This is a predicted structure of a 388-nucleotide RNA (Bacterial RNase P class A) from Alkalilacustris sp. Its Rfam family is "Bacterial RNase P class A". It is annotated as a ribozyme. About the family: Ribonuclease P (RNase P) is a ubiquitous endoribonuclease, found in archaea, bacteria and eukarya as well as chloroplasts and mitochondria. Its best characterised activity is the generation of mature 5'-ends of tRNAs by cleaving the 5'-leader elements of precursor-tRNAs. Cellular RNase Ps are ribonucleoproteins. RNA from bacterial RNase Ps retains its catalytic activity in the absence of the protein subunit, i.e. it is a ribozyme. Taxonomically the source falls in Alkalilacustris (Bacteria, Pseudomonadati, Rhodobacterales, Paracoccaceae). The gene name in the source record is rnpB. The RNAcentral record of the sequence draws on ENA. The coordinates come from a structure-prediction model, not an experiment, and the mean pLDDT is 76.
[in-house]
RNA sequence: GCGGAGGGCCGGAUGGCCGCGCUUCGGCCCUUUCGGGUGCGGGGUGAGGAAAGUCCGGACUCCAUGGAACGACGGUGCCGGGUAACGCCCGGCCGGGGCAACCCGAGGGAAAGCGCCACAGAAAACAGACCGCCCUGCCACGGCAGGGUAAGGGUGAAACGGUGGGGCAAGAGCCCACCGCGGGACGGGCAACCGGACCGGCACGGCAAGCCCCACCGGGAGCAAUGCCGCAUAGGGGCUCCGCGCGGAUCGCAAGACCCGCAGGGACGUUCCAGCCCGAGGAGCCCGGGUUGGCAGCACGAGCCCGCCGGCAACGGCGGGCCCAGAUGAAUGGCCAUCCCCGGGGGCGACCCCGGGACAAAAUCCGGCUUACAGGCCCUCCGCGCCU
Numbered sequence: 001g002c003g004g005a006g007g008g009c010c011g012g013a014u015g016g017c018c019g020c021g022c023u024u025c026g027g028c029c030c031u032u033u034c035g036g037g038u039g040c041g042g043g044g045u046g047a048g049g050a051a052a053g054u055c056c057g058g059a060c061u062c063c064a065u066g067g068a069a070c071g072a073c074g075g076u077g078c079c080g081g082g083u084a085a086c087g088c089c090c091g092g093c094c095g096g097g098g099c100a101a102c103c104c105g106a107g108g109g110a111a112a113g114c115g116c117c118a119c120a121g122a123a124a125a126c127a128g129a130c131c132g133c134c135c136u137g138c139c140a141c142g143g144c145a146g147g148g149u150a151a152g153g154g155u156g157a158a159a160c161g162g163u164g165g166g167g168c169a170a171g172a173g174c175c176c177a178c179c180g181c182g183g184g185a186c187g188g189g190c191a192a193c194c195g196g197a198c199c200g201g202c203a204c205g206g207c208a209a210g211c212c213c214c215a216c217c218g219g220g221a222g223c224a225a226u227g228c229c230g231c232a233u234a235g236g237g238g239c240u241c242c243g244c245g246c247g248g249a250u251c252g253c254a255a256g257a258c259c260c261g262c263a264g265g266g267a268c269g270u271u272c273c274a275g276c277c278c279g280a281g282g283a284g285c286c287c288g289g290g291u292u293g294g295c296a297g298c299a300c301g302a303g304c305c306c307g308c309c310g311g312c313a314a315c316g317g318c319g320g321g322c323c324c325a326g327a328u329g330a331a332u333g334g335c336c337a338u339c340c341c342c343g344g345g346g347g348c349g350a351c352c353c354c355g356g357g358a359c360a361a362a363a364u365c366c367g368g369c370u371u372a373c374a375g376g377c378c379c380u381c382c383g384c385g386c387c388u
Base pairs, nucleotide, nucleotide: 001384002383003382004381005380006379007378008377009376010375012339013338014337015336016335017334018333020046021045022044023043024042025041026040027038028037029036030035048359052370053369055368056367057366058365059364060222061221062220063219065274066273067272068271069270070269073218074217075216076215077214078092079091080090081089082088093107094105095104096103097102108213109212113211114210115207116206117205130153131152132149133148134147135146136145137144138143161179162178163177164176165175166174180202181200182199183198186195187194188193226296227295228294229293236287237286238285239284240283241282242281244279245262246261247260248259250257251256264278265277266276303322304321305320306319307318308317309316310315340357341356342355343354344353345352346351
């Protein structure tokens, strides 16, 4: 210098004028007070790295009476760590890609069982034999029949170990060496896993993102949750009192009387345990009340910044500092000036002219993931070439 890899950060700057939300102070108005309002004035403050998609995980709230086991359904899936938690993050292992920096992987189980493996091909999983090769027999010398074989050819994503040698009629783990595969004493590692003396001639194809098996996790609904206040019909709810179950025996024409025994039902699937509740009607008393409006929830939080310590890291601990939008048809905007960046044009040049500055925008909050994004900055590393 060229090409590449990984990570972090910014997301136009400054000033003026006008406008808007929230808040605070003052003025004015309403109100007995508490307090409330505002076409008024001053001060403060006012979007994001993704506020997005709403895909995961939580906080919070309500619903289900609580607990246990099993089942169903859904999810996760190498190992270790981090975290409130996660399907996220960090570190590692294995496999694949790249010369490398580095990147990618739904990465448990295929010797529990079922199922599937398109096209092509003889054959797609109890093996089998299309061409070929070899032996024997026959012959009209072109072949035919029987048998052996799986080295070679051909098909395929995949063909029942690979390469070389020996061996053989031709061949073949038939035999041998190495590799692969299975087992594996022992060694290393928390583990995934790695190495491996030795043994086995080889038996065991792939798909679990088809069912399934194993381990672990999981109640449901969501801030339009939920609570309070004001107004106000109707339905409604609570408490108290009255009162009623089933089976059998006896008496009685019957209505019924009386005695004995037994409890029944309910609540997301089943079972068990514990606890709880009780249907229709009548009377009395009390409460309550959709939509809509207001307030709370709702802005101090798994918070932000800086430093030190522990850790390879994710992250954790300690100390100090800071307060940072809260709207509800929903504010956060517009114009101008100077500068910055990008593109085009002109000029020898300083410079000038024109155009442009993305993606998108809170709505209970937080941790992630994913997706979108004009332009720019910084750090580390790799390969190649050249110079010293």